[in-house]
RNA sequence: GAGGACUCUCUGGAGAACACAUUCAGUUGUGUGCCGAAGGUGCAAGAUUCCUUCUGGAAUCGAAUCUCUCAGGCAAAUGGACAGAGACGCGUAA
Numbered sequence: 001g002a003g004g005a006c007u008c009u010c011u012g013g014a015g016a017a018c019a020c021a022u023u024c025a026g027u028u029g030u031g032u033g034c035c036g037a038a039g040g041u042g043c044a045a046g047a048u049u050c051c052u053u054c055u056g057g058a059a060u061c062g063a064a065u066c067u068c069u070c071a072g073g074c075a076a077a078u079g080g081a082c083a084g085a086g087a088c089g090c091g092u093a094a
Base pairs, nucleotide, nucleotide: 006089007087008086009085010084011083012082017032018031019030020029021028033074034073035072039070040068042066046061047060048059049058050057051056
């Protein structure tokens, strides 16, 4: 110099709830149900290694807004993947 992984600020930002009891209160509890976009689980191509009876088999690694629903969530607020803009730092993570 360039870049933009990480950090911070601002803006936008989806989904899904009823019943009973209880409370000043959507307060709390129980039951049943539901949602995916914090985090986390799983794997396709492919890569590596090993075995082999060789058009085969096994192990490991392996992405997501897919998948599961552990966690989290199901008025608003908060949060929120992701997107846009900006900034100090960092100092090669691309």

A computed fold for a 94-nucleotide RNA, annotated as Glycine riboswitch aptamer. It was read from a public genome assembly, where an Rfam model found it. Its Rfam family is "Glycine riboswitch aptamer". Its family is annotated with glycine biosynthetic process in the Gene Ontology. Rfam describes the family as follows. This family represents the bacterial glycine riboswitch.